[in-house]
RNA sequence: GGGGAAUUAGCUCAGCUGGUUAGAGCGCUACCUUGACAUGGUAGAGGUCAUCGGUUCGAGUCCGAUAUUGCCCACUA
Numbered sequence: 001g002g003g004g005a006a007u008u009a010g011c012u013c014a015g016c017u018g019g020u021u022a023g024a025g026c027g028c029u030a031c032c033u034u035g036a037c038a039u040g041g042u043a044g045a046g047g048u049c050a051u052c053g054g055u056u057c058g059a060g061u062c063c064g065a066u067a068u069u070g071c072c073c074a075c076u077a
Base pairs, nucleotide, nucleotide: 001073002072003071005069006068007067010026011025012024013023019057028044029043030042031041032040050066051065052064053063054062
């Protein structure tokens, strides 16, 4: 330099061919249980869906640019 992929909660991820309120597990907080801890149970908090723009009546989902992180190929020494 060329190609392709990923980016959604603190972490790991799901989200179907665009449609009503964006979810799970782990973690966190409170309470119950215990002499205490762990386990278990109940409830709760936590998201500008990487950023900007576009398409559309409507975008996490489609299109473009940018950023970041892996992968493959090529080049140089």